[in-house]
RNA sequence: AAAGUUCUUCGGGGUGAGGUGAAAUUCCUCGAUCGGCGGUGACAGGCCGCGACUCCCGUGAAAAUGGGACUGAACCGGUGCAACUCCGGUCCCGACGGUAUAGUCCGGAUGGAAGAAGAAAGGA
Numbered sequence: 001a002a003a004g005u006u007c008u009u010c011g012g013g014g015u016g017a018g019g020u021g022a023a024a025u026u027c028c029u030c031g032a033u034c035g036g037c038g039g040u041g042a043c044a045g046g047c048c049g050c051g052a053c054u055c056c057c058g059u060g061a062a063a064a065u066g067g068g069a070c071u072g073a074a075c076c077g078g079u080g081c082a083a084c085u086c087c088g089g090u091c092c093c094g095a096c097g098g099u100a101u102a103g104u105c106c107g108g109a110u111g112g113a114a115g116a117a118g119a120a121a122g123g124a
Base pairs, nucleotide, nucleotide: 005120006119007118008117009116010115015031016030017029018028019027032104033103034094035093036050037049038048039047045092046091054069055068056067057066058065059064074090075089076088077087078086096107097106098105
């Protein structure tokens, strides 16, 4: 010095108009809009992986915590040594519960997490 440890802070965005109807920000028509975290030779919602949701099995008196299952969607052209990441074009995807069928409303959630930053001790 590094690893590991402890603590602190941070850590998700987004819908209008018209139509039908008893009822729809959910359906239909036209249009709009959003994109967690790490990685990757150069910037990624779609490539690799992780987290979130849901389910299953366990540890623990409790607080808390380990493991597993599940886990969406992209092509063409251009530049370049190098890009499924940039530029141009066209396209696609989005947990669960509620409610007239929801990526965008309400809710679990003033929650949690991947992780990011910092501090402390620590360390031959």
FMN riboswitch aptamer (RFN element) from a Candidatus Zixiibacteriota bacterium, 124 nucleotides, folded computationally.
The source organism's lineage runs through Bacteria, Pseudomonadati and Candidatus Zixiibacteriota.
Its mean pLDDT, the model's own confidence on a scale to 100, is 85.